Notes: Transfer RNA from a Lachnospiraceae bacterium, 72 nucleotides, folded computationally. Rfam family: tRNA. It is annotated as a transfer RNA. Rfam's curators write: Transfer RNA (tRNA) molecules are approximately 80 nucleotides in length. Gene Ontology term of the family: triplet codon-amino acid adaptor activity. The organism belongs to Lachnospiraceae, within Bacteria.
């Protein structure tokens, strides 16, 4: 320079354009236990940014940052 892919809680990650963004694991609060762990029950917190389509965008399309890879 050119080409593919990703970016979602603190971490890992799902989500056919229909969603009120699920799980698991950490944070916190409780229960049980002589104390704790372990186990249960409750809760807390997330779609990189800046636009556009659409009756609805996490998903489509456009730039842009960050990142991984491949080509030279």
């Nucleotide at each position: 320079a050119g080409g593919a892919g990703g970016a979602u809680g603190g971490u890992g990650u799902a989500a056919u354009g229909g969603c009120u963004a699920g799980c698991a694991u950490a944070g916190u609060g409780g229960u049980c236990u002589c104390c704790a762990a372990a186990a249960c029950c409750a809760u807390u917190g997330a779609u990189a940014c800046a636009g556009g389509u659409u009756c609805g965008a996490g998903u489509c399309c456009u730039g842009u940052u960050c990142u991984u890879c491949c080509u030279g």